[in-house]
Molecule: transfer RNA
Organism: Candidatus Muiribacterium halophilum
RNA sequence: GGACCCAUAGCUCAGUUUGUAGAGCUCCCGGCUCAUAACCGGGCGGUCACUGGUUCGAUUCCAGUUGGGUCCA
Repeated sequence: GGACCCAUAGCUCAGUUUGUAGAGCUCCCGGCUCAUAACCGGGCGGUCACUGGUUCGAUUCCAGUUGGGUCCA
């Protein structure tokens, strides 16, 4: 220098006609217990990396940028 892949909650990840953003863990509250853990119930938590474009409507499609990874030279 070139090709390809990835970016969604604090962490790990789903999200299949573009049509109200989700799970597990963590955290907080409550239950259970003599108490703690485990277990059970509830709650908090999001610029869907960024900037544009297409569309009535974009996490989803297109282009560019940034960051990370793999391969080639």